[in-house]
This is a predicted complex of two RNAs, RNase P RNA and transfer RNA, with 460 nucleotides together. The prediction has a mean pLDDT of 76. It holds a member of the Rfam family "Bacterial RNase P class A". Rfam classes the family as a ribozyme. About the family: Ribonuclease P (RNase P) is a ubiquitous endoribonuclease, found in archaea, bacteria and eukarya as well as chloroplasts and mitochondria.

RNA sequence: UCAGAGGGCCGGGCGGCCGCGUCACUUUUUUUAGUGCCGAGGAAAGUCCGGGCUCCAAUAAAGCAGGAUGCCGGAUAACGCCCGGCGAGGGUGACCUCAGGGACAGUGCCACAGAGAGAAGACUACCCGGCGCGCCCAUUUAUGGGUUGUUCGGGAAAAGCUGAAAGGGUGCGGUAAGAGCGCACCGGGCCGCGUGUAAACGGGGCCGUCACGGUAAACCCCAUCCGGAGCAAGACCAAAUAGGGACGGCGUAUAUCGGGCUUUGUCGAUGUCGUCCGGGUCGGUUGCAUGAGGUGUCGCGUAAGCGCCGCCCCAGAUGAAUGGCCGCCCCUGCGGACCUUAACGGGUGCGUAGGACAAAACCCGGCUUAUAGGCCCUCUGACACU
RNA sequence: GAUCCCGUAGCUCAGUCGGAUAGAGCACCAGAUUCCUAAUCUGGGGGCCGGUGGUUCAAAUCCACCCGGGGUCG
Numbered sequence: 001u002c003a004g005a006g007g008g009c010c011g012g013g014c015g016g017c018c019g020c021g022u023c024a025c026u027u028u029u030u031u032u033a034g035u036g037c038c039g040a041g042g043a044a045a046g047u048c049c050g051g052g053c054u055c056c057a058a059u060a061a062a063g064c065a066g067g068a069u070g071c072c073g074g075a076u077a078a079c080g081c082c083c084g085g086c087g088a089g090g091g092u093g094a095c096c097u098c099a100g101g102g103a104c105a106g107u108g109c110c111a112c113a114g115a116g117a118g119a120a121g122a123c124u125a126c127c128c129g130g131c132g133c134g135c136c137c138a139u140u141u142a143u144g145g146g147u148u149g150u151u152c153g154g155g156a157a158a159a160g161c162u163g164a165a166a167g168g169g170u171g172c173g174g175u176a177a178g179a180g181c182g183c184a185c186c187g188g189g190c191c192g193c194g195u196g197u198a199a200a201c202g203g204g205g206c207c208g209u210c211a212c213g214g215u216a217a218a219c220c221c222c223a224u225c226c227g228g229a230g231c232a233a234g235a236c237c238a239a240a241u242a243g244g245g246a247c248g249g250c251g252u253a254u255a256u257c258g259g260g261c262u263u264u265g266u267c268g269a270u271g272u273c274g275u276c277c278g279g280g281u282c283g284g285u286u287g288c289a290u291g292a293g294g295u296g297u298c299g300c301g302u303a304a305g306c307g308c309c310g311c312c313c314c315a316g317a318u319g320a321a322u323g324g325c326c327g328c329c330c331c332u333g334c335g336g337a338c339c340u341u342a343a344c345g346g347g348u349g350c351g352u353a354g355g356a357c358a359a360a361a362c363c364c365g366g367c368u369u370a371u372a373g374g375c376c377c378u379c380u381g382a383c384a385c386u
Numbered sequence: 387g388a389u390c391c392c393g394u395a396g397c398u399c400a401g402u403c404g405g406a407u408a409g410a411g412c413a414c415c416a417g418a419u420u421c422c423u424a425a426u427c428u429g430g431g432g433g434c435c436g437g438u439g440g441u442u443c444a445a446a447u448c449c450a451c452c453c454g455g456g457g458u459c460g
Base pairs, nucleotide, nucleotide: 001382002381003380004379005378006377007376008375009374010373012329013328014327015326016325017324018323020039021038023036024035025034026033041357045368046367048366049365050364051363052362053230054229055228056227066226067225068224069223070222071085072084073083074082086100087098088097089096090095101221102220106219107218108215109214110213123160124159126155127154128153129152132150133149134147135146136145137144138143139142168186169185170184171183172182173181187210188207189206190205191204193202194201195200234286235285236284237283244277245276246275247274248273249272250271255270256269257268258267293312294311295310296309298307299306300305330355331354332353333352334351335350337348338347339346340345387459388458389457390456391455392454393453396412397411398410399409405443414430415429416428417427418426436452437451438450439449440448
C1' cells in the first nucleotide's frame, strides 16, 4: 500500500425567531395570558423469547394433556439471550458456522434405478462336481477320454452394473474360486488408567462372534422448564334516563294474584307520592415513571457479570406534544473558475441539490429486521522498503 | 394488546403427513373451419411455487427469520 477479520461509537453542530406538550409558579370568576424546567431511539419497529406488575377463591403443592428447550460449565430476576470452554465443519490466516441428547426402547419412511434398500440379495461374470444332451477324438462299435457349448446341483460375495446410501477400508497371504478365512495398518466396539468441575482429551489392554446404514427440523423416548389472562390488567370516584331495594304517607273504591283446594272475612302485593341506599353504563382519576435506573472511581472475575462508595433525576401524550423558518459551519454529489503538478492528482473559493432508517404509549432484559454517511481500536494475509 | 390464515402461469384455483418434466379452466399465440368475425376443433408457449437461510440423498411440501395481504376477539 492492497485485500480482509473481529469489536466499539456517533448518526449533524452553533446561534436567532416563531410554535407544540407535561409539570411548577404568577395572573384571571372561568377560558386565558406570562415566566421557568424538561421533552424520542439505537432501533421507540416486528411482537419472536424472557421477566416485573395486576387479576383469576388460593394460584401454595402434585399430576394429566399440551408446548418449549437440548455438548459442558458459568452468569442472571429470568431466558431459546449472553460469557468461557469442548467437539464437528469451513477458511492460507485473523476468524466464522452449528436445532450439537437418544437410531441396541419401539414404530414408520428410504421415490426412480437396481439382482438386492435392512439383520437384504444373486442379473452378468467366477469356481467346483455330476447324471444327461450337444460337439470333438480314439477304437474293442458301445465303451473310454476331452470339451470354450447347454442343463442340473452346489460354493462364494471379491469384480461389473444401480443408487444419496449395498452389512468396514488398504495391502499381503491364502483358496478350486473367494471371503476377517489369517496377518499388518487404519477405522469400529468394550474395559481400566491419567488430566480436567465437566463436556472432552491423552495413552493402555481386550475383541475378527466387527455387532448396531440414514432419517428424531417423522412419530417417539429421556432430562429440564412452563398455571391462565393481560395496563382495554386492576383499583377508586361517578351523570342523565330506565330499572332494583328499604322506610314512610295516601289509597284500599274496582280488578287481579298469594297464604295446598272451595266459600266468606282478613292480611299482603300489584298503584301513586316522598326520602334514602346500592349496582353497572357515559365520563373522570389512578395504575404512570426512583427503576433488576443511569454514570464515575475502586475491588473480584479470562469474560458475561457481581460488590462497595460517590454523583445524577432523564418524555409521560390520550386522535395522541417533541416541529418550522433564517444565518454560519460540517459531510456528499454535480457544474464551471483559479493556482499547482510531467501526469494521475492536490489545494482555494463560488453556485446548486441532498444529509439515512424511522418516532414513545405500563415498564425492563434480550433477539431479529431497517439504517445515508462517518470515526476509533485490535488482529490476519500478500507485496515493497528499512 | 392478543390470535389465526393466505401468497403456485396474465386471472381463478388443484397439488402441502417429502420423490411429477409442478397440473386444470379462462386468457394468449399459431393453424383448420368461414366471404369475414364469433363460436367450434387441433397444436403450442408461458412458473425460478413471496424472499433468504437451514434439515434431508432429495423441499412447492419440513423448520427458522423476514416481506406482503386478509380475518377474528376484547